[in-house]
Context: one part of a larger RNA
RNA sequence: GAAUGAACGUUGGCGGCGUGGAUUAGGCAUGCAAGUCGAGCGAGAAGCUCCCUUCGGGGAGUGGACAGCGGCGAAAGGGAGAGUAACGCGUAGAUACCUACCCUCGGGUCCGGAAUAGCGAGGCCUAUCCCUUCGGGGAAAAGCUACCGAAAGGCUCGGUAAUGCCGGAUAAUGUCUCCGGAUCAAAGAUUUAUUGCCCGGGGAUGGGUCUGCGUCCUAUUAGCUUGUUGGCGAGGUAAUGGCUCACCAAGGCAAAGAUGGGUAGCGGGCGUGAGAGCGUGGCCCGCCUCACUGGGACUGAGACACUGCCCAGACACCUACGGGUGGCUGCAGUCGAGAAUCUUCCGCAAUGGGCGAAAGCCUGACGGAGCGACGCCGCGUGCGGGAUGAAGGCCUUCGGGUUGUAAACCGCUGUCAGUGGGGAGCAAAUCCAGUUUACUGGUUGAGCGAUCCGCAGAGGAAGCGCAGGCUAAGUUCGUGCCAGCAGCCGCGGUAACACGAACUGCGCGAACGUUAUUC
Numbered sequence: 001g002a003a004u005g006a007a008c009g010u011u012g013g014c015g016g017c018g019u020g021g022a023u024u025a026g027g028c029a030u031g032c033a034a035g036u037c038g039a040g041c042g043a044g045a046a047g048c049u050c051c052c053u054u055c056g057g058g059g060a061g062u063g064g065a066c067a068g069c070g071g072c073g074a075a076a077g078g079g080a081g082a083g084u085a086a087c088g089c090g091u092a093g094a095u096a097c098c099u100a101c102c103c104u105c106g107g108g109u110c111c112g113g114a115a116u117a118g119c120g121a122g123g124c125c126u127a128u129c130c131c132u133u134c135g136g137g138g139a140a141a142a143g144c145u146a147c148c149g150a151a152a153g154g155c156u157c158g159g160u161a162a163u164g165c166c167g168g169a170u171a172a173u174g175u176c177u178c179c180g181g182a183u184c185a186a187a188g189a190u191u192u193a194u195u196g197c198c199c200g201g202g203g204a205u206g207g208g209u210c211u212g213c214g215u216c217c218u219a220u221u222a223g224c225u226u227g228u229u230g231g232c233g234a235g236g237u238a239a240u241g242g243c244u245c246a247c248c249a250a251g252g253c254a255a256a257g258a259u260g261g262g263u264a265g266c267g268g269g270c271g272u273g274a275g276a277g278c279g280u281g282g283c284c285c286g287c288c289u290c291a292c293u294g295g296g297a298c299u300g301a302g303a304c305a306c307u308g309c310c311c312a313g314a315c316a317c318c319u320a321c322g323g324g325u326g327g328c329u330g331c332a333g334u335c336g337a338g339a340a341u342c343u344u345c346c347g348c349a350a351u352g353g354g355c356g357a358a359a360g361c362c363u364g365a366c367g368g369a370g371c372g373a374c375g376c377c378g379c380g381u382g383c384g385g386g387a388u389g390a391a392g393g394c395c396u397u398c399g400g401g402u403u404g405u406a407a408a409c410c411g412c413u414g415u416c417a418g419u420g421g422g423g424a425g426c427a428a429a430u431c432c433a434g435u436u437u438a439c440u441g442g443u444u445g446a447g448c449g450a451u452c453c454g455c456a457g458a459g460g461a462a463g464c465g466c467a468g469g470c471u472a473a474g475u476u477c478g479u480g481c482c483a484g485c486a487g488c489c490g491c492g493g494u495a496a497c498a499c500g501a502a503c504u505g506c507g508c509g510a511a512c513g514u515u516a517u518u519c
Stems, first nucleotide, its partner, number of pairs: 001519004006515005013379006019372002026335003030332003035072003040069002047062006079290003088215008097207002102203008110168004119158004123144002128139004147154002174183003188195003216262003223253003228250004233245003265287004269280004292313005315326004343369001345368003351365001352363004382412004392403004416460001418455005425448002431442004463508005468489003474503005484491002
C1' cells in the first nucleotide's frame, strides 16, 4: 500500500447494488416451513331448492365439509460444517451394475375370489321424557355393574368399495437352462376423445462401484497388521470384492515415512503479488458429510431417511404416578456465552418445485419489503458577486499580520430530501369468450417503479485524524522526568514545533481513526 462476513471510538444527509450468528454442532416458548388428486374408491355433514307435515319433523334433488382406503410426492428444495487426512475431494479413466417420472419402438390389457379401513353396534335398571290404536313401543341422567385408560391411545362384534390384495389363463425379442424344456403380467377412469395399466428393447437423466496421479503439520511417533495378505468354494448385493463364512497358504504395509498423534470438510474460486509464490475456502456454484447422542432396520425406483419408524441414553415438558410427549445445524423469534451479526414482516404477481386432465391447492424455495455506514459505488450539504479587508478570535517587533471573499450584504438556482398528482415496465402464459386452426377480446402485481408535471424555500444535511523525523502540515500559553505521549527513533527535570489547551495549518471526507488478521 492492498484486503476483511470484522469489532471498537468520534461523527453521521440521501440513494443503488451487495452483505449480516465467524463464538456454544449450547438449550429452545410460539407460529409457519409438504402436500395434493372426487377424472381411482366407498361413505357423506352443513347449506340451497322442491314436496309432505301432527309444525316436532320426514322425503327427493343439489351440494360437497371433516375423516378414511388408494396413487404420486414426501430421498427434492432449505440448513450446517460436528466428523472425515479418506478414492472424501480434484483430475483423467474404467464397468461387474441400478435408474420412479420423461422420450422412443414392439407386443398385451382375458376370467374370477376373499378381505379390510371408513361406517354401524357394544350391559342392566329406574326417575324422567317422547310416540300411542291405551295393548304397548322408544330414548335415558343418577345408581349398580360393566371393554380398558387421566391422557396419549387401545378392545370386541357386524358389514362395505377400489387403479388396494390374492388366485387362474395367456407368454416372447424377457429370465433360467442339462438346449428337451421350465417360468414370469396387467386396472381401469372420465367420456367420445383422451389418459392410464402390464411385459420387453433402446435413449435420456441421475446414481453405485473400481483405478492412476495430486491433496497440511509432527520421527521428542519406527515398526504396524490376524479377516490381517492371497487362493479354492459358498453366502450376500443392483453389482465387483474378505463384503461375510468354512477350508488352505503365510503373507501384506513401511525411512519415497507405514503405524500413531495433532489440525482440517474438498474444489471452482477469493485476497495479495510484476510474477513465481504465499494466505484463505464467508456469500454464489459443484461434490461430500451431518440432523438431540449412539445403534438398527422397514417402506420404496431411490433412504438406513432434518420436520418417518424401533431400541438405548441424556435433557425438557404433561400426569389422576399407572404412564405418555418432544427434538429450529428450515424461516422468523428467545435465553445463554461473546468484541460481535437483523423482522416472531408481505406475497405466491414473477421464476422454480409437488400433486392434478384442468381450474387450482401447497410452497419461510423464491420474489420483495424492514433493520445495520458492514462493504463498494453514485449524489448532495449550494452558485455568482462582494474590502472600510467589519466584528470577534489568535499572534505581534504594537507598526501590523492572520483567520479572509471567509461572513454580513446583493443577485440566482432547485439536485437530494419534503409535499400533491400522473405513470411505462417487471406480464407472458394459463384459463374464459368469440371466431375458427390462426387470430381477436378479456383475465392476473406482493412489491418496485424509469420518467414527467406542479408547490415551497438556501432553507433540512460535516466531520474525523494528524502537524519532532520517517511524513504533507507550527505558533502561543499551561505543565515542569509531574501529568502525560509513543508504530520505530524517542519527547517531558522552567523558554517543550513531541504532554494538555487555543489559534493556525495539512490529509481524507459521510466518513475518519484504532485494534485484529493476510499478502